[in-house]
This record gives sequence, structure tokens and C1' cells, in this order.
RNA sequence: UCCUCCAACAGGCAAAGCCGCCGAAAGGCGGUGGCGCAAAGCCAGUGCCCACACUCGCCUCAUGGGGGUGAGCGGGUCGAACGGCUGCCGAA
Repeated sequence: UCCUCCAACAGGCAAAGCCGCCGAAAGGCGGUGGCGCAAAGCCAGUGCCCACACUCGCCUCAUGGGGGUGAGCGGGUCGAACGGCUGCCGAA
């Protein structure tokens, strides 16, 4: 000098709840709030999970239709995991 780790410093983000709005819903946005977070910054790529608007199959009921379930397409979730990208400070 460089790299890794990370204390401290300076900061950052913002769970649940409540209010309003959007959505079929999951959920999202804003305000409030503060559970926590060294990536709790961004990405839905892989699988998990959630929902079921549309379509199809199966089961069922009281056969107009409703309910349940599986799948397809579309949807959600990164503050669940893996993965990708970016990143402030720097004692021992």
C1' cells in the first nucleotide's frame, strides 16, 4: 500500500398495529409507528410459499349455479432461501 473481517463514528432502512388509496385476492403505495436489519439497497433468474381474476380437467351439492381440488396462462413475495448487480465508515 492492497485485500478480508468487523468494533466504534457518522448516518441509513423501517416490522406489527392504525388511517387513507389501488387490487378479485395475495399484496402494493402513502402517512403514522418502531420490531428489528451490516446490505432489511436493487433484480422474480431457480425452486419454496401465497392468491385464484381467466381457461381446462376431476369431485361434490340443491345441478341456474355454488363449493373443493389439480393444472395452464397471468399475479404476488427479495424483512424467507439460493443466485446476480451495486454500496458508506474502517480501530484491533
Notes:
c-di-GMP-I riboswitch aptamer from a Myxococcales bacterium, 92 nucleotides, folded computationally. The coordinates come from a structure-prediction model, not an experiment, and the mean pLDDT is 81. The source organism's lineage runs through Bacteria, Pseudomonadati, Myxococcota, Myxococcia and Myxococcales.